Predicted 3D model of a 73-nucleotide RNA (transfer RNA) from uncultured Mailhella sp. The organism belongs to Mailhella, within Bacteria. Its Rfam family is "tRNA". Rfam classes the family as a transfer RNA. The coordinates come from a structure-prediction model, not an experiment, and the mean pLDDT is 82.

[in-house]
RNA sequence: GGGGAUGUAGCUCAGCUGGGAGAGCAUUGCCUUCGCAAGGCAGGGGUCGAGAGUUCAAAUCUCUUCAUCUCCA
Repeated sequence: GGGGAUGUAGCUCAGCUGGGAGAGCAUUGCCUUCGCAAGGCAGGGGUCGAGAGUUCAAAUCUCUUCAUCUCCA
C1' cells in the first nucleotide's frame, strides 16, 4: 500500500427483505427477611463509531472517514 471482518445501553450481544431500538447480566427503588443472599415487581440508562447522500422513512442501502482484528505484499 491492497483485500476482508467487526463497531448498537456500563459489559456480552440480537436486530432477518428499510418502517416498534431490544435481550441477558449489571445498576436504582419497592416487596419479602431481625439482617444479608436468592426470588418477585417496577424504573433509569442509546446521537446505533463519525460525516455526507438516496428515500415519505436508514442501525439496515450508497460514498467518504476513524478504531480494532485478520490476510496478501